[in-house]
RNA sequence: UGAACGUGCUGGGGGAGCUUCGGCUGAGAGGAAGCCCGAUGGCAGGGCUUCGACCCCAGAACCUGAACGGGGUAAUGCCCGCGUAGGGAAGCACGUGAAUCGCAUC
Numbered sequence: 001u002g003a004a005c006g007u008g009c010u011g012g013g014g015g016a017g018c019u020u021c022g023g024c025u026g027a028g029a030g031g032a033a034g035c036c037c038g039a040u041g042g043c044a045g046g047g048c049u050u051c052g053a054c055c056c057c058a059g060a061a062c063c064u065g066a067a068c069g070g071g072g073u074a075a076u077g078c079c080c081g082c083g084u085a086g087g088g089a090a091g092c093a094c095g096u097g098a099a100u101c102g103c104a105u106c
Stems, first nucleotide, its partner, number of pairs: 001099001004096007011057004017024002031051007062087003068081004
């Protein structure tokens, strides 16, 4: 000088499915507040915004292909393939430190 790894900070990117309503898979399966929708009001439901939890920032967060192919399930991106496919959001600090180079000593 510094590959790589780890930690932290700041900033950023994401998804929230299926259901026989018992549960299933998963890190997470919409937790809180506000606003909006229906002829009216309430409940239930849906949508949007902000915050929160969780994941991810570069081969696997997530999206597309995809109403995909195979298997399986009560059902589902449930499992495998597709897949180092096409896209997709990063900087800094600290620590450890491969390797290389220089110098000193033996």
Annotation:
Predicted 3D model of a 106-nucleotide RNA (TPP riboswitch aptamer (THI element)) from Thermosediminibacter oceani. RNAcentral records the identical sequence in 2 taxa. Its mean pLDDT, the model's own confidence on a scale to 100, is 76. Lineage of the source: Bacteria > Bacillati > Bacillota > Thermosediminibacteraceae > Thermosediminibacter.